Predicted 3D model of a 118-nucleotide RNA (c-di-GMP-I-GGC riboswitch aptamer) from an uncultured Chthonomonadales bacterium. It matches the Rfam family "c-di-GMP-I-GGC riboswitch aptamer". Rfam links the family to the GO term cyclic-di-GMP binding. For this family Rfam cites "Recognition of the bacterial second messenger cyclic diguanylate by its cognate riboswitch" (Kulshina et al., Nat Struct Mol Biol, 2009). Its mean pLDDT, the model's own confidence on a scale to 100, is 80. The sequence was found by an Rfam model in a public genome assembly.

RNA sequence: GAUGUCAAGGGCAAACCCAUAGAAAUGUGGGGACGCAAAGCUAUGGGCCUAAAGUAGCGAAGGCGACGAUCCGCAAGCUUUCGACGCAUCGCAGACUAUGGCUGCCAGGUUGCCAUCU
Numbered sequence: 001g002a003u004g005u006c007a008a009g010g011g012c013a014a015a016c017c018c019a020u021a022g023a024a025a026u027g028u029g030g031g032g033a034c035g036c037a038a039a040g041c042u043a044u045g046g047g048c049c050u051a052a053a054g055u056a057g058c059g060a061a062g063g064c065g066a067c068g069a070u071c072c073g074c075a076a077g078c079u080u081u082c083g084a085c086g087c088a089u090c091g092c093a094g095a096c097u098a099u100g101g102c103u104g105c106c107a108g109g110u111u112g113c114c115a116u117c118u
Base pairs, nucleotide, nucleotide: 001117002116003115004114011036012035016031017030018029019028020027021026034104040110041109042108044107045106046105047102048101049100054096055095057092058091059090060089063087064086065085067083068082069081
């Protein structure tokens, strides 16, 4: 450096269940083993998962703003009511989006046990 047929000592632990953190994806701990020679480490590229917050959308008794109409009144101005608009707030289901995740999806990076071969 290559390979993982055999051996030895071993290692890890999918689904599922319980607890716990989280909005979720998912993580962590315990049980449990489908598998795994990097199923060690690393979210770097692709991919996949999630969508709290955000963006756009819709709605709202009410609030605020300015505008128009209307009413009282008229010197100005102010008051009443209504309308549609805007803003904030609240609510809604779906859409978009990673600052969230997954290394047991594929690559990359990095470290390493045993055996065999060189």